[in-house]
RNA sequence: GAGGUAAAUCCGUCUGACAGGAGCGGGGGACCCAAUUCCGCCGGACCCGUUCCGGCUAGGGGUGAAGUCACGGCAGAACCGCGCGUCCGUGGGCGCGCGGCCGGCCGUGGCCGGGCACCACUCCGGCCCGAACCCGACAGCUCACCUCGCAGGCGUCGGAGAGGAGACCC
Numbered sequence: 001g002a003g004g005u006a007a008a009u010c011c012g013u014c015u016g017a018c019a020g021g022a023g024c025g026g027g028g029g030a031c032c033c034a035a036u037u038c039c040g041c042c043g044g045a046c047c048c049g050u051u052c053c054g055g056c057u058a059g060g061g062g063u064g065a066a067g068u069c070a071c072g073g074c075a076g077a078a079c080c081g082c083g084c085g086u087c088c089g090u091g092g093g094c095g096c097g098c099g100g101c102c103g104g105c106c107g108u109g110g111c112c113g114g115g116c117a118c119c120a121c122u123c124c125g126g127c128c129c130g131a132a133c134c135c136g137a138c139a140g141c142u143c144a145c146c147u148c149g150c151a152g153g154c155g156u157c158g159g160a161g162a163g164g165a166g167a168c169c170c
Base pairs, nucleotide, nucleotide: 003154005152009022010021011020023150024149025148026147027146028145033140040056041055042054043053044052045051059138060135061134062133063132067111068110069109070108071107072106073105074104076102079100080099081098082097083096084095085094086093087092112130113129114128115127116126118164119163121161122160123159124158125157
């Protein structure tokens, strides 16, 4: 200097604590339409309520390609059942063990989704990815309106078709 991933670029301000704008991208948010689920756990306050405040993540939701199903394994909160022991006011409580349920993690496989370089499309091979984070019981769509982001990590696999752009030469 020019590239691929991604929304993640450009102009400009500022010599300074902090601007702002364009462009691209995300979230919230009516009528209509759709939907009728669940209103979880802990602590505190109180007007003892379906409230308020603070915290949590299994319910639910968001960004993202990062989903789904099956099989096997691992540990685990709550709940349910059983057994043993113990306490007891005979209603039950507590501890341990086993099983079930539930989701989580790991591995394998199927289907599905995403990326690979002048640009967009289609096809044929090949090589990879399917993470991470956030909200905090709560949000469908959604005009107006409100609001947030513009990071990070990287180095280019070949071929075919029909277009486009550009370079070189004249």
Annotation: This is a predicted structure of a 170-nucleotide RNA (c-di-AMP riboswitch aptamer (ydaO/yuaA leader)) from Streptomyces zhaozhouensis. The prediction has a mean pLDDT of 75. The source organism's lineage runs through Bacteria, Bacillati, Actinomycetes, Streptomycetaceae and Streptomyces. Its Rfam family is "c-di-AMP riboswitch aptamer (ydaO/yuaA leader)". Rfam describes the family as follows. This family represents a conserved RNA structure found upstream of the ydaO and yuaA genes in Bacillus subtilis and related genes in other bacteria. Of the family's consensus pairs, 96% are formed in the model.